[in-house]
RNA sequence: UGAGUACCUAAGACAGUCGCGGGCGCGAGAGCGUCUGAGGAAAGUCCGGGCUCCAUAGGGCAGUGCGCUGGAUAACGUCCAGCGGGGGUGACCCCAGGGAAAGUGCUAUAGAGACUUAGACCGCCAGGCUUGCCUGGUAAGGGUGGAAAGGUGCGGUAAGAGCGUACCAGCAGGCGGGUGACCGUCUGGCUAGGCAAACCCCGCACGGAGCAAGGCCGAAUAGGAAAGGGAUGACGCGGCCCGCGUACCUUUCGGGUGUGCCGCUCGAUCUGGCAGGUGACUGCCAGGCUAGAUAAAUGACUGUCACCGUUUUACGGUACAAGACCCGGCUUACUGGGUGCUCAUAGA
Numbered sequence: 001u002g003a004g005u006a007c008c009u010a011a012g013a014c015a016g017u018c019g020c021g022g023g024c025g026c027g028a029g030a031g032c033g034u035c036u037g038a039g040g041a042a043a044g045u046c047c048g049g050g051c052u053c054c055a056u057a058g059g060g061c062a063g064u065g066c067g068c069u070g071g072a073u074a075a076c077g078u079c080c081a082g083c084g085g086g087g088g089u090g091a092c093c094c095c096a097g098g099g100a101a102a103g104u105g106c107u108a109u110a111g112a113g114a115c116u117u118a119g120a121c122c123g124c125c126a127g128g129c130u131u132g133c134c135u136g137g138u139a140a141g142g143g144u145g146g147a148a149a150g151g152u153g154c155g156g157u158a159a160g161a162g163c164g165u166a167c168c169a170g171c172a173g174g175c176g177g178g179u180g181a182c183c184g185u186c187u188g189g190c191u192a193g194g195c196a197a198a199c200c201c202c203g204c205a206c207g208g209a210g211c212a213a214g215g216c217c218g219a220a221u222a223g224g225a226a227a228g229g230g231a232u233g234a235c236g237c238g239g240c241c242c243g244c245g246u247a248c249c250u251u252u253c254g255g256g257u258g259u260g261c262c263g264c265u266c267g268a269u270c271u272g273g274c275a276g277g278u279g280a281c282u283g284c285c286a287g288g289c290u291a292g293a294u295a296a297a298u299g300a301c302u303g304u305c306a307c308c309g310u311u312u313u314a315c316g317g318u319a320c321a322a323g324a325c326c327c328g329g330c331u332u333a334c335u336g337g338g339u340g341c342u343c344a345u346a347g348a
Base pairs, nucleotide, nucleotide: 001344002343003342004341005340006339007338008337009336010335012305013304014303015302016301017300018299020037021036022035023034024033025032026031039320043331044330046329047328048327049326050325051210052209053208054207058242059241060240061239063206064205065204066203067202068082069081070080071079072078083097084095085094086093087092098201099200103199104198105195106194107193121142122141123138124137125136126135127134128133129132150168151167152166153165154164155163169191171188172187173186174185175184176183177182214262215261216260217258224253225252226251227250228249229248234246235245236244269288270287271286272285273284274283275282276281306318307317308316309315310314
């Protein structure tokens, strides 16, 4: 200097004039004063909850989700730290990470043959004979393939083969370390393809609906009409069964009432400090209150400053983008700045 990788941070600020929403105070009222007024993703609606109702709310089946270990958290499919596997020169990154000897199923093409533990095309060896064929043995060599059923070397054999042996990988067992996933070492016989993001098995978790939830007040109409079911039943709880509870229930047509008030923002909340922990995070102390709209408020102008750019004393520009019950995450969109580390090149 370039390329890469991990993390952090900002999202303009101040003043004046006019115009808006909310809180508080004053005022009979008009109004006046004061405080405050969008995001890191508010987006997606993908997860988890708080809260409200069904509702007195159990058991089972089916179903859905998750899937290495240990932690954090209100909880999670999130986060932290490890283990194992894979990618990368590396810093680092990724994993839909339990079980394939419980069962079923699939495994294209090529190839003799891809577990109903398969398989003999070329080849090697032995024998026979009609001399290019037959019989038997073999799976080490070649070929096909992503993969040929442990690998490589040596010995051995008629030729071969874990047949034997040495070193590895796998499997089973012993011992040691670790909370654990796992790791190390020793012994052993020789050896069990892949796919469960296929069905399945195993383990754990799980009621439903949702602020258009749900309440309060007021007012008005038509105490309307029709059909069906009704105790061996109906209704209620996502599906089904059992159980429990209630007393009428379901469907269609028609008519009336305000677009009122509450829920509605003090929270698993924010800032700072101290302590504990590798960390996610937890505890204690002190301080703060920052939208609550309801057809939808935060805008316009002027000046100064900040940052960036340029034709340099002037001008222009500043990304993605706006709540609606509230939080914790994940994913996606996008403009600047900073720090650590890795690699390459050049110089000292």
This is a predicted structure of a 348-nucleotide RNA (Bacterial RNase P class A) from an uncultured Veillonellaceae bacterium. Rfam family: Bacterial RNase P class A. The family's RNA type in Rfam is ribozyme. Rfam's curators write: Ribonuclease P (RNase P) is a ubiquitous endoribonuclease, found in archaea, bacteria and eukarya as well as chloroplasts and mitochondria.